[in-house]
């Protein structure tokens, strides 16, 4: 000089002052202890705990998400290792990194031609002409033009002129064989030369129920709608009428089953279920949920490269009223400036609202460990 | 707080499955007419497409992040 990871985000006394718990005296209060933002409390960008949707860990279809491989974890779009790819002289840092040879659309403007095509050209052979030449087939894709992009690159033989048409050397890649690795992938060998874009549509794997703590959930009073309907059986009560160990037939409830309706937070089928619901006024703006138990925080020992994971000890750690969490002097720390034994200045982002793990952002300066 | 949407000229709003000079009205400015002003009529400037970074040959448009402003919900 660079890099890559972790830690820090002034201190210490005095004065005032402010929310919250717990104790104690208490008529409001009023004393004494005790506690009080962050690494991001932010962006609300992903995972998830939790509550609600009466009732579903079901399947299909739709919508939306992720997309290398293995690992971690409760989960993730995070992380850790690792592969390939780019870039750095190097540590080491970046990647939305399955498919374009499933199909579909797009590729402005040039340009012959943007995915099937020949403009100028090269070439063979036939025709005209005294010749330069010009015209008709046909054959070529090398060269020349245009474009971000042109059919694998160079070079050599090769041929009438060319061409991966054949060789070397290289590069690429759907497939295929051994071999190694769990694996992504490598390393050989055949084979193949087919534009580009999937942060166009779409395949392909895998993943998601819905809304969100202003979720809910308790705490009043009134009025309304609903609680179903049919078929079929099988039992009960009570009438009636035959007649008597009973049988018939109605009514009216039970029970299964079957069917109609209606629901069940994107359709639809299974399943399942048959009340769950709405207005309106009053009181308020209350309690819980919410804040002491937790994917908890600190240290230690084993595991493992590593993320993490396991024992053990050991502590209890903010919280609402969307409202506290703070001033001011000294002293010292650190940075700046100057008329340099002193003086003046400044000392970053930014500030909890249900709660936890991430990720992006935005931060003055300081410390440390590891490598190049 | 938590769900959502929106930022194109001074202002109101066109473009949106990318295609190169991003328009229009209506202001602004010069000019023409008039004695002078409107109004008409001819001209002009005026735009980092809120900012930043990607994908793409090529972004106002597609995708990631800021930042700024509206709305809704007890």
């Nucleotide at each position: 000089a660079g890099u890559a990871c972790g830690c820090u985000g002034g201190a210490u006394g005095a004065c005032c002052g402010c929310g919250c718990c717990u104790c104690g005296c208490u008529g409001g209060g009023c004393g004494a202890g005790g506690u009080g933002a962050g690494g991001a409390a932010a962006g609300u960008c992903c995972g998830g705990g939790c509550u609600u949707c009466a009732c579903g860990c079901g399947g299909g279809c739709a919508a939306g998400g992720u997309g290398c491989a293995g690992g971690a974890u409760a989960a993730c779009g995070u992380c850790c290792u690792g592969u390939c790819g780019a870039g750095g002289c190097a540590a080491c840092u970046c990647g939305a990194a399955g498919g374009a040879a499933a199909g579909u659309g797009c590729c402005a403007c040039a340009g012959a031609a943007a995915c099937a095509u020949a403009c100028c050209g090269c070439c063979g052979c036939c025709g005209c002409g005294c010749g330069a030449g010009c015209g008709a087939c046909g054959g070529c894709a090398a060269g020349g033009u245009u474009g971000a992009a042109a059919u694998c690159g160079u070079g050599a033989g090769g041929u009438a002129a060319g061409a991966g048409c054949u060789c070397a050397c290289g590069g690429a890649g759907a497939u295929u064989c051994g071999c190694g690795g769990u694996g992504a992938c490598g390393c050989g060998g055949a084979c193949u030369c087919g534009g580009g874009u999937a942060a166009a549509c779409c395949c392909c794997a895998c993943c998601u129920g819905a809304a969100g703590c202003a979720a809910g959930a308790g705490c009043g009073c009134u009025c309304g709608a609903u609680c179903u309907c049919c078929c079929a059986c099988a039992g009960g009560u009570c009438u009636g009428c035959c007649a008597u160990c009973g049988g018939c037939a109605g009514c009216u409830u039970u029970g299964c089953g079957g069917g109609a309706c209606g629901g069940a937070u994107g359709c639809c089928c299974c399943u399942c279920c048959g009340a769950a619901c709405g207005a309106g006024c009053a009181c308020a703006u209350c309690u819980c949920g919410c804040a002491c138990c937790g994917a908890g925080g600190c240290g230690u020992u084993c595991g493992g490269c590593a993320a993490c994971g396991a024992g053990c000890g050991u502590c209890c750690c903010a919280g609402a009223g969307a409202g506290a969490u703070g001033g001011u002097c000294a002293u010292c720390g650190c940075c700046c400036a100057c008329c340099c034994c002193g003086u003046g200045g400044g000392u970053a982002c930014a500030g909890a609202a249900u709660c936890c793990g991430g990720c992006u952002u935005a931060c003055a300066g300081g410390c440390g460990u590891g490598c190049u | 707080g938590c769900g959502c949407c929106c930022g194109u000229a001074g202002c109101u709003c066109a473009g949106u499955a990318g295609g190169a000079u991003a328009g229009a009205g209506c202001g602004g400015c010069g000019g023409u007419u008039u004695c002078c002003u409107a109004a008409a009529c001819c001209g002009c400037a005026g735009g980092u497409c809120a900012c930043a970074g990607g994908u793409u040959c090529g972004a106002a448009u597609c995708c990631u992040g800021u930042c700024g402003g509206g709305c809704g919900u007890a």